Predicted 3D model of a 1354-nucleotide RNA (small-subunit ribosomal RNA) from an uncultured sediment archaeon. Rfam family: Archaeal small subunit ribosomal RNA. Clan: SSU clan. Its mean pLDDT, the model's own confidence on a scale to 100, is 84.
RNA sequence: AUCCCCGCCGGAGACGACUGUUAUCAGGGUCCGACUAAGCCAUGCGAGGCGAGAGCUCUCUGGGCUCGCCGCACUGCUGAGUAACACGUAGUCAACCUACCCUCAGGAGGGGGAUACACUCGGGAAACUGAGCUCAAUACCCCAUAGGCCUCGGAUACUGGAAUGUUCCGAGGCUGAAAGGCUCCGGCGCCUGAGGAUGGGACUGCGGCGUAUCAGGUUGUUGUCAGGAUAAAAACCUGACAAGCCGAUAACGCGUAGGGGCCAUGAGAGUGGGAGCCUCCAGAUGCCUUCUGAGACAUGAAGGCAGGGCCUACGGGUCGCAGCAGGCGCGAAAACUUUCCAAUGCGCUAGCGCGUGAGAAGGGGACCCUGAGUGGCCGUGCUCUGCACGGCCUUUUGCCAAGUGUAAAAAGCUUGGCGAAUAAGGGCUGGGCAAGACGGGUGCCAGCCGCCGCGGUAAUACCCGCGGCCCAAAUGGUCGUCACGGUUAUUGGGCCUAAAGCGUCCGUAGCCGGCCUGGCAAGUCUCUGGUGAAAUCCGGCAGCUAACUGUCGGGCGUGCUGGAGAUACUACCAGGCUUGGGACCGGGAGAAGGCUGGGGUAUUCGGCGGGUAGGGGUUAAAUCCUUUAAUCCGCCGAGGACCACCUGUGGCGAAGGCGCCAGCCUAGAACGGGUCCGACGGUGAGGGACGAAAGCCAGGGGAGCAAACCGGAUUAGAUACCCGGGUAGUCCUGGCUGUAAACGAUGCCCGCUUGGUGUUGCAACCCUUACGUGGGGUUGUAGUGCCGGAGCGAAAGUGUUAAGCGGGCCGCCUGGGGAGUACGGCCGCAAGGCUGAAACUUAAGGGAAUUGGCGGGGGAGCACACAAGGGGUGGAGGCUGCGGUUCAAUUGGAUUUGACGCCGAAAACCUCACUAGCGCAGACAGCAGGAUGAAGGUCAGUCUGAAGGGCUUACCAGACGAGCUGAGAGGUGUUGCAUGGCCAUCGUCAGCUCGUACCGUGAGGCGUGCCGUUAAGUCGGUUAACGAGCGAGACCCACGCCGCCAGUUGCCACCACGCUUUGUUUCCGAGAAAUCGGGAGCAACGCGUGAGCACUCUGGCGGGACCGCUGGCGAUAAGCCAGAGGAAGGUGUGGGCGACGAUAGGUCAGUAUGGCCCGAUUGCGCUAGGCUACACGCGGCCUACAAUGCGCAGGACAAUGCGAUGCAACGCCGAAAGGCGGAGCUAAUCGCCUAAACCUGCGCCCAGUUCGGAUCGAGGGCUGCAACUCGCCCUCGUGAAGCUGGAAUCCCUAGUAAGCGAACGUCAUGAUCGUUCGCUGAAUACGUCCCUGCUCUUUGCACACACCGCCCGU
Repeated sequence: AUCCCCGCCGGAGACGACUGUUAUCAGGGUCCGACUAAGCCAUGCGAGGCGAGAGCUCUCUGGGCUCGCCGCACUGCUGAGUAACACGUAGUCAACCUACCCUCAGGAGGGGGAUACACUCGGGAAACUGAGCUCAAUACCCCAUAGGCCUCGGAUACUGGAAUGUUCCGAGGCUGAAAGGCUCCGGCGCCUGAGGAUGGGACUGCGGCGUAUCAGGUUGUUGUCAGGAUAAAAACCUGACAAGCCGAUAACGCGUAGGGGCCAUGAGAGUGGGAGCCUCCAGAUGCCUUCUGAGACAUGAAGGCAGGGCCUACGGGUCGCAGCAGGCGCGAAAACUUUCCAAUGCGCUAGCGCGUGAGAAGGGGACCCUGAGUGGCCGUGCUCUGCACGGCCUUUUGCCAAGUGUAAAAAGCUUGGCGAAUAAGGGCUGGGCAAGACGGGUGCCAGCCGCCGCGGUAAUACCCGCGGCCCAAAUGGUCGUCACGGUUAUUGGGCCUAAAGCGUCCGUAGCCGGCCUGGCAAGUCUCUGGUGAAAUCCGGCAGCUAACUGUCGGGCGUGCUGGAGAUACUACCAGGCUUGGGACCGGGAGAAGGCUGGGGUAUUCGGCGGGUAGGGGUUAAAUCCUUUAAUCCGCCGAGGACCACCUGUGGCGAAGGCGCCAGCCUAGAACGGGUCCGACGGUGAGGGACGAAAGCCAGGGGAGCAAACCGGAUUAGAUACCCGGGUAGUCCUGGCUGUAAACGAUGCCCGCUUGGUGUUGCAACCCUUACGUGGGGUUGUAGUGCCGGAGCGAAAGUGUUAAGCGGGCCGCCUGGGGAGUACGGCCGCAAGGCUGAAACUUAAGGGAAUUGGCGGGGGAGCACACAAGGGGUGGAGGCUGCGGUUCAAUUGGAUUUGACGCCGAAAACCUCACUAGCGCAGACAGCAGGAUGAAGGUCAGUCUGAAGGGCUUACCAGACGAGCUGAGAGGUGUUGCAUGGCCAUCGUCAGCUCGUACCGUGAGGCGUGCCGUUAAGUCGGUUAACGAGCGAGACCCACGCCGCCAGUUGCCACCACGCUUUGUUUCCGAGAAAUCGGGAGCAACGCGUGAGCACUCUGGCGGGACCGCUGGCGAUAAGCCAGAGGAAGGUGUGGGCGACGAUAGGUCAGUAUGGCCCGAUUGCGCUAGGCUACACGCGGCCUACAAUGCGCAGGACAAUGCGAUGCAACGCCGAAAGGCGGAGCUAAUCGCCUAAACCUGCGCCCAGUUCGGAUCGAGGGCUGCAACUCGCCCUCGUGAAGCUGGAAUCCCUAGUAAGCGAACGUCAUGAUCGUUCGCUGAAUACGUCCCUGCUCUUUGCACACACCGCCCGU
């Protein structure tokens, strides 16, 4: 990096609140200060009515005041409190009330005294209030009757589950009505009793929040008796007595919260909510109390306290918008101080009517839902799904007017007029996710981004423009809820390794439970009655289309309750059974536990003896021990710990764990028997017990070992690893702790589901036997291992010992981190354990596998990789390249291998890109300017290195025009990280792939594996592979052997001729002779010509080598080893040829080329300088340091190349470099061209030298326009460093290394460079993977930018 899985995060949907931008209209709706402040409120309004009950009064068809009566306990608002019989649902009252209303029955006799208002007099600022007098009632009181209530006794009857109820009789007690009003004469009222209706009160079952880090709560608490209170039961209250009552099915506490119908979402189950509408409850500034009344503990009643506001004459008094409007405050957050009682309803009333911020209606609000529109047609043009222009059409909507409509308006409806007019935006455009690889800007900046992620100069992601996409009068953002989420899993998940099995067992509650029979009917099932308000939801129909409304039906509330029935299953009751379980019996197995006794070896220490210089320890050492005798050997003794071999993949135990021998005590399991019990069982929240090591307390013990500690080493350090010592501890007894990778990382129990092969125990049977508790085997059973099928699993794996298929019960998990932390509680002597969060932070975290890469992991193989050798570099001087420094400039690039005699096959100018200075240049278009002369040319002077280049002055000439704006040419300017091409390196390594098939959920694997073999993935054999391709090889070139062909310019054996030299013979001449001169012959070497093509050579074609042959090894293979033959032997030697890819390797400066930049300069040219600098550092090379050498003289042998602006023979001049002349050569013909090392002789004699040649001086030569910076050569002189090179490092395996020279490239001149060529010509390789690397395989991985990784601490 990949893949599969666990897992969480983000996004897309719906709904709610707020908000940005934008906005034509209409209808409908139960929308609009709920969320925060149940905070505070100015002002107005929100509850009155009757008067046909009565009195008084006035301005008298009526009004006002007072008494009286009814109402003001409704409606409206709000959700603070409340976890409760508050609510919902189903019931109960044999424990109750109910004004007004309805029904029935009966009734209203007699009497009395006050009082308000008014009037008179006071107090007070006010609010309000005191005294006196007079008079009335449907106001109040007394007596009576009816009636009601209570108690006692009795009776029978009724209802009922039950009499405490009802009824009747008797007695006693208590209480005790009325308005004979009003009237319009219809009636309306009053009193008592019974019943009804309506509305309430009380009680009960069940239901609905969080928290156990709240486990115990409670004293009027629980009950009994008596009394009180109430409409009424009850500790509701009081007194006495008793001591109960509630709680793990969660009491008590704490937090939060009005409940329900319903609402949002969802396929549903659910989850979240409970503003608005309906209903119940509760509240009215906070709290307490009370009167009146049928009803209140009373929102617009009263009293009190508190806090706040207001008035005040300081004495006192007054107020309560959570009613409608409205204000302040709070806040992200919410309307007008509107109209009307016309409608609906409510209160009062005989009625008319009055009142009503309930309600109806209007205004405001992008609150929600719904509907409509922002135009249509034709023609023309254009950059053509569209836009523009022109013409025509329509008028929904809009504007204007009249009527109608309404309580009043408005809308609407009817009619008329005007005019395409009055009407489109928001968001997005990298992925998820629909729509740009368009332009410009920006350059990790500015910014974007829910998440992933964009931005560092070519941004589809930022900001604009233009396109495009999605919705549309809307469209986006923020926050919240549901869905997606099968990420809380009832439907519907998991726990070996991903988060998750308690360390183990026993056991309480709970949950679950074998076979048969009978009963019952609680669960369960069927039928049926009641109820589960309306609204909401669904369907049909109707109303204006829709929304909406109405109506009918359905559904919902998944429920509760009554009745009738069924009886399989579950429960319960009764009876039975034996298979689950238990008991018992039998002979065996076992490191099972506890206690007691006994034994053994070793270590250590001590004693004695022997013995002598070391021992010990380590990678190597040291500390340490030792002449006071160690280590070592022998004997004896002491003490503590331990228990080799047997020992096993074995056995036992619940787990932890258990190992010398014997005895005693205790426990469990298996097998066999089938005697007894008869479901007695399974699991197990809490609870209890056991529980390695370490640790703690007390007391013993202490040989060895050994935290801490002390030394010695190692190291940068070494609080470690290694070494020498050493204390707790380790051991025993008693007590505590209670943890662990306490692991099979796998809870316990039961049943079912293919097999193979071991092993332990027991039983039965068979065979064998040396008769032993012997050996072998078969079957059964219980345990314990391995392999493996189906199945399962993400895979790895598991697989009758399940992680398979089912059942029962328990425990546990819900992203990573914070954190197993903090707080609290419990436990502990302590250490600490158990239980166990949150804030905050984060886009990940994790499991299994795959492919690579890596490893100071393993295995196999290989390479001048090491080793074995030879020669160097690193030291010196020089040459050359680089760094650095310097400089006006020292142009630029290349920087481990794979930059550095590299680009550059050769910088004096040129080259040239750098520096200084001088000059030249704008195609094309537009605009200034221009016959009053543009551009151009030029004498002289001047500036200059030089120049009509500029300037001064003047002349010639005649049409364009660089002054401005764009735009070009050109650029060795930039980007090699935008590129092509070419190249380097891995690596001439043996690898890299494909098709089909097969395996795997997949990445991927197989093939390409394994065994041999090879230089090689070379070949052979085998194999779920079979084939194929690119590489390797083959191939191509050169060299080595042979043959054939060809024969000039090549060759010359044979032949002929000529010539030179030498030798020899002979002749002639000279000479005394030696000898000299000449001629001829012969022989040899050489040269030339002819002839020839044998040889050499040249260059073309063939042959030859293949483990082919023999022997051995190997598997009879591939092949390997040896040998023969051969010029050559196992790839003959050397070269060319470089797989898939990788290194963002190198080159924009060779050329090509995208983008960017310069463009009167970053273009083009000229002169001069620079690239050659020089305190230094590095690389490569040359020459040396010498005697295997140097010098001088003489002598010998190549190959490859090159040559017409060239190579030059040869001659002459010069000491030389060189010069002058110059044949030949378009070159197998002529030339460069004497190769050098080498050989011979002589000199040198170990010396800074006759080594070495740097440096410098003088003279001379060559090339070139020009050798000062800065060329090469010659001669003479000068003669530096250097006497073999530290650490380190390079090359090389044969014609190689090393030594030696030659040619060519570049080139006017100029090689210590590069390329090629020949001459001379070694040493060594046992071998290996130790170093450096490579290939294959295997293994680990938290790496994948791949160890130059990742990551931790400070």
Annotation: The RNAcentral record of the sequence draws on Greengenes.